Transfer RNA from a Candidatus Omnitrophota bacterium, 75 nucleotides, folded computationally. It was read from a public genome assembly. The source organism's lineage runs through Bacteria, Pseudomonadati and Candidatus Omnitrophota. The prediction has a mean pLDDT of 81. Rfam family: tRNA. It is annotated as a transfer RNA.
RNA sequence: CGGGGUGUGGCUCAGCUUGGCUAGAGCGCCACGUUCGGGACGUGGAGGUCCUGGGUUCAAAUCCCAGCACCCCGA
Repeated sequence: CGGGGUGUGGCUCAGCUUGGCUAGAGCGCCACGUUCGGGACGUGGAGGUCCUGGGUUCAAAUCCCAGCACCCCGA
């Protein structure tokens, strides 16, 4: 320098192909129940507006453009 991939709660990921029930799951965290207590288990709850900016659209995590970070391949 060229090509490809990834970026979504604290962590690991789904959702993107086909735009719209105005973002889910597991683990973790908090409270309560259970227990002598803890763990495990059960119930409930908090926590992200989707890497950043712009564009298209009535409407964007999803489509388009540019940029950033990380990973892989090639030179």